[in-house]
RNA sequence: GGAGCCGGACAGGCAAUCGCGAUCUUUAUGAGAUCGAGGAAAGUCCGAACUCCACAGGGCAGUGUGCCUCGUAACGCGAGGGAGGGGCGACCCUACGGAAAGUGCCACAGAAAAUACACCGCCUCGUAAAGAGGUAAGGGUGAAAUGGUGCGGUAAGAGCGCACCGCGUUACUGGUAACAGUAGCGGCAGGGAAAACCCCACACGGAGCAAGGUCAAAUAGAAAAGCGCUCCCGCGAGGGAAAAGGGCGGCCCGUCCGAUGCUUUUGGGUAGACCGCUGGAUCCCUGGAGUGAUUCAGGGACAAGAUGAAUGAUUGCCAUCCCUGUUUUGCAGGGAUACAGAAUUCGGCUUAUGGACGGCUCCGGCA
Repeated sequence: GGAGCCGGACAGGCAAUCGCGAUCUUUAUGAGAUCGAGGAAAGUCCGAACUCCACAGGGCAGUGUGCCUCGUAACGCGAGGGAGGGGCGACCCUACGGAAAGUGCCACAGAAAAUACACCGCCUCGUAAAGAGGUAAGGGUGAAAUGGUGCGGUAAGAGCGCACCGCGUUACUGGUAACAGUAGCGGCAGGGAAAACCCCACACGGAGCAAGGUCAAAUAGAAAAGCGCUCCCGCGAGGGAAAAGGGCGGCCCGUCCGAUGCUUUUGGGUAGACCGCUGGAUCCCUGGAGUGAUUCAGGGACAAGAUGAAUGAUUGCCAUCCCUGUUUUGCAGGGAUACAGAAUUCGGCUUAUGGACGGCUCCGGCA
């Protein structure tokens, strides 16, 4: 100098002016003071708190998780470790239980894709061809073909035998465990895939702050009480007349309505208002325990709470970066400064995003 890996923080600063929301104070249609987004407030993907509904206990179904130990209120999260894989390395990745419970699937190619299989080749019989038998060592196909290498063995071959490796299994040792190591035994169980169904183990009741609760108009309807419910015609459905009462300007006349009525009360629910609502598995500092996640003790702090949804805008100076000019350790001018934005609250994960900083690795150059 180049190429990388990992990590923890930060999220432009100050001032002025004009605005917005909340709370408090006040001499109150006003004025003043204080406070006013995030690391992801996002996706709504997990786990909880809280609320309502359901619920004796157990099971089925369904969904999810799936190496071990620890952490945590809990988790599918985190820490540490094991195994496997990738990278020269720093380091990174992994749904990482079961395919000897069962069912199904494995394109094309290939003789054969699982009850394994004989296409070429090899060996034996056969004069030879044809054919029959043996053979998985060699060729060929495929993503994948009954473990690999070597020696022996054989007609040719083959775990057929042996050694080593691999696999399975038993014991011992180490480790809390996953697992590792050592020794013995078994010639070897018989391909892949469970992110196919499935089996095993474990966990899980449902809905969500538009949860839920309190107060409570108008209109309509419900219930109760009181008042009123007349006369005539018609078998009846109904028709006609009139009265208490009411409307039309206060009164009279007039006119219209007129028992499915009028008055009062009650309860439910709607609009609306309030609570839930921000003090909590809270944050900061110091110290202790622990490799760590985390936890314990002491001290300190209070830090948005809107709902047609506040948290903004403008200007100046400074900071960082870029461009241009110049009299070049400087000055002047111009431009840029990310992603985004609370809505009951927490713990995570994932995604978006700016420029710096720290530690580490590899390569090259110079001394």